[in-house]
RNA sequence: GCAAAACUGUCGCAAGGCAGUGACGCAAAGCCUCCGGCCCGCUGGUUAGCUGCAGCGGGUAGCGGGGUUGCCG
Numbered sequence: 001g002c003a004a005a006a007c008u009g010u011c012g013c014a015a016g017g018c019a020g021u022g023a024c025g026c027a028a029a030g031c032c033u034c035c036g037g038c039c040c041g042c043u044g045g046u047u048a049g050c051u052g053c054a055g056c057g058g059g060u061a062g063c064g065g066g067g068u069u070g071c072c073g
């Protein structure tokens, strides 16, 4: 310096996001979805049904990898 959970308000089908209060933690917990993981939604297929499978879309940068910028010594 940042700000977890929780609470309040708000956006969203949802995951989750934003703002305020608040600090669990973090030497990049600054920024970026290219790769993998995880979460949500839709379609197909299977099924009595759920689910596993495949595809598409969304999210998580505080899940890793990667890119990029950066304080003190």
Base pairs, nucleotide, nucleotide: 001026002025006021007020008019009018010017011016024062030068031067032066034065035064036063037060038059039058040057041056042055043054044053
Predicted 3D model of a 73-nucleotide RNA (c-di-GMP-I riboswitch aptamer) from a soil metagenome. The prediction has a mean pLDDT of 88.